Predicted 3D model of a 315-nucleotide part of an RNA (large-subunit ribosomal RNA, domain IV) from an uncultured Candidatus Poseidoniales archaeon. Rfam family: Archaeal large subunit ribosomal RNA. On this family, see Yusupov et al., Science 2001: "Crystal structure of the ribosome at 5.5 A resolution". It was read from a public genome assembly. The coordinates come from a structure-prediction model, not an experiment, and the mean pLDDT is 85.
[in-house]
Context: one part of a larger RNA
RNA sequence: AGUACCGCGAAGGAACUCGGCAAAAUCGCUCUGUAACUUCGGGAGAAGGAGUGCCAGCUUAGAGAUAAGCUGGUCGCAGUGACCAGAGGACUCCGACUGUUUAAUAAAAACAUAGGCGACUGCUAGAUCGAAAGGUUGUGUAUAGUCGCUGAAUCCUGCUCAGUGCUGGUAUCUGAAAUCGGGUUACAACCUGACGAAGGACCAGUAAACAGCGGGGGUAACUAUGACCCUCUUAAGGUAGCGUAAUACCUUGUCGCUUAAUUGGCGACUUGCAUGAAUGGCACAACGAGAGUCCUACUGUCUCCGCGGUACGUC
Numbered sequence: 001a002g003u004a005c006c007g008c009g010a011a012g013g014a015a016c017u018c019g020g021c022a023a024a025a026u027c028g029c030u031c032u033g034u035a036a037c038u039u040c041g042g043g044a045g046a047a048g049g050a051g052u053g054c055c056a057g058c059u060u061a062g063a064g065a066u067a068a069g070c071u072g073g074u075c076g077c078a079g080u081g082a083c084c085a086g087a088g089g090a091c092u093c094c095g096a097c098u099g100u101u102u103a104a105u106a107a108a109a110a111c112a113u114a115g116g117c118g119a120c121u122g123c124u125a126g127a128u129c130g131a132a133a134g135g136u137u138g139u140g141u142a143u144a145g146u147c148g149c150u151g152a153a154u155c156c157u158g159c160u161c162a163g164u165g166c167u168g169g170u171a172u173c174u175g176a177a178a179u180c181g182g183g184u185u186a187c188a189a190c191c192u193g194a195c196g197a198a199g200g201a202c203c204a205g206u207a208a209a210c211a212g213c214g215g216g217g218g219u220a221a222c223u224a225u226g227a228c229c230c231u232c233u234u235a236a237g238g239u240a241g242c243g244u245a246a247u248a249c250c251u252u253g254u255c256g257c258u259u260a261a262u263u264g265g266c267g268a269c270u271u272g273c274a275u276g277a278a279u280g281g282c283a284c285a286a287c288g289a290g291a292g293u294c295c296u297a298c299u300g301u302c303u304c305c306g307c308g309g310u311a312c313g314u315c
Base pairs, nucleotide, nucleotide: 002312003311004310005309006308007307008306009305011303012302015301020298028052029051030050031049032048037042039152053074054073055072056071057070058069059068060067061066075079087296088295089294090293091292092291093290094288095287099111100110115150116149117148118147119146120145121144126137127136128135129134155281156280158213159212160211163210164209165206166205167204168203169202172201173200174199179194180193181192182191183190214232215231216230217229218228241275242272253269254268255267256266257265258264
């Protein structure tokens, strides 16, 4: 020289950068004051504002320790004087929340959760371990146990049982061995008839079971659009909602707001390449070391670097 860790910095103040990453700023206590929204509990320490040392005298409460105050004085740039010690606000997405997780690259929107729904099960149950004997759930008994899906509460949860699955039924058909009968064979093998379980065919039910939820023409007295009509077709043709979305290819869609300027963010529109209702739909107060955007404050992040300290180190 350089590296690491600190301290300070004119003017500007995020111009840095994927991104305010890092740093700065805020910070205690007392008083005051406090919005939208809301599940009325919260939000809330919201936000914002004022004060704060020491000395003397006095007042009030108390048994006292002490606490609260009044008046006057006094020092400093600064009185929670060091240490200690919240930055705040606005909008959106996701997940309700506290919780759990990849020991050693992931803490999350993943898992769980309370709540909701379905299936099985009447107890020698069902499920499960074991070859069995025998165990567990459980010395429990449907307000119980096991399994599956969804994931607080609010508002809701549309249509389809044709396919697959599950459940039930079944006159008839199919349907193995065994059994019985007949034929053949000196005996058999063999041939054949009857009987006929489960299952299947067949008939129903069931979607908070697995799943699925169309196309083409024409039409209103400007145009455009199409409430309306016709037609093909399906098991049924996507309802309420939401919608360029953590889902939209075209796409940086179009319009508005935000900026001097925005592939961003937010609000609308919406023909949705390929949204959509417990594979839950939409909303949502509170919460979040979750994701995106904006504003205030603040700053060496930067314009653009400089100086100082400590350690290593160079010489």